[in-house]
RNA sequence: GGGCUUGUAACUCAAGUGGUUAGAGUGCCUUUCUCAUAAAAAGGUGGUUGUUGGUUCAAAUCCAACCAAGCCCA
Numbered sequence: 001g002g003g004c005u006u007g008u009a010a011c012u013c014a015a016g017u018g019g020u021u022a023g024a025g026u027g028c029c030u031u032u033c034u035c036a037u038a039a040a041a042a043g044g045u046g047g048u049u050g051u052u053g054g055u056u057c058a059a060a061u062c063c064a065a066c067c068a069a070g071c072c073c074a
Stems, first nucleotide, its partner, number of pairs: 001073007010026004019057001027045006050066005
């Protein structure tokens, strides 16, 4: 220098080939239980879907550029 893959919550991951409010587990907070803690149970907390544009009535999803990470070729 060229090509490919990936980017969603604090962490690990979902989200039929575009369609109502983007969810789950872990974490964190509160409560119940206990003499107390742990475990368990219940409730709560959390996102500009990497960034900027484009297509569309409608985009996490499709397209382009850029950014970041990984892999391959030279």